[in-house]
Molecule: c-di-GMP-I riboswitch aptamer
Organism: Pelotomaculum terephthalicicum JT
RNA sequence: UACAAGAAAGGGAAAACCUAUCGAAAGAUGGGGGCUCAAAGCCACGGGUCUAAAGCAGCCGCUAUGAUAGCCGGGCUACCAAA
Numbered sequence: 001u002a003c004a005a006g007a008a009a010g011g012g013a014a015a016a017c018c019u020a021u022c023g024a025a026a027g028a029u030g031g032g033g034g035c036u037c038a039a040a041g042c043c044a045c046g047g048g049u050c051u052a053a054a055g056c057a058g059c060c061g062c063u064a065u066g067a068u069a070g071c072c073g074g075g076c077u078a079c080c081a082a083a
Stems, first nucleotide, its partner, number of pairs: 012037002017032006035070001041076003045073003048068003055062002
């Protein structure tokens, strides 16, 4: 110095819920809030899950081009320094 791993320090993000807006909905964004997180930083590539406007069907319903990165895997990037 690099990789792996993760005590300490400085910090960072921000669940549920409330509220405003957008959206057919799932959900997203802003403000408050703080459950948690060492990649809870970014990416919809694979799987899973959610929604079903339009379309199809018409008995129940089916279906993603929508969403979810704080569901999992994967890719890229990354502060600090002890064992």